[in-house]
RNA sequence: GCCCCUAUAGCUCAGUAGGUAGAGCGUCUCCAUGGUAAGGAGAAGGUCAGCAGUUCGAAUCUGCUUGGGGGCU
Numbered sequence: 001g002c003c004c005c006u007a008u009a010g011c012u013c014a015g016u017a018g019g020u021a022g023a024g025c026g027u028c029u030c031c032a033u034g035g036u037a038a039g040g041a042g043a044a045g046g047u048c049a050g051c052a053g054u055u056c057g058a059a060u061c062u063g064c065u066u067g068g069g070g071g072c073u
Stems, first nucleotide, its partner, number of pairs: 001072007010025004019056001027043005049065005
C1' cells in the first nucleotide's frame, strides 16, 4: 500500500428479502424470610462508531472516515 471481517444497553452478544430495537448477566424497586443467600414479579438503561447517499421509511443497502482483528506484497 491492497484485500477481508468487525463496531447494537454497564458487560457478552442476537437482530437480512429495509417497516416500533431484543436476550442473558449486571443495576434498581417490590414480593418472600426472624435475617441473609437462592427464588418470584416489575422497572430503568441504546442519537445501533461518525458523516453523507439511496428510499415514503435505514441497525439493516451504498460511499467515505475512525477504532479493533486478520490476510497478502

RNAcentral holds the sequence, with entries from ENA and Rfam. Predicted 3D model of a 73-nucleotide RNA (transfer RNA) from Luteococcus japonicus LSP_Lj1. It matches the Rfam family "tRNA". Rfam describes the family as follows. Transfer RNA (tRNA) molecules are approximately 80 nucleotides in length. The coordinates come from a structure-prediction model, not an experiment, and the mean pLDDT is 82.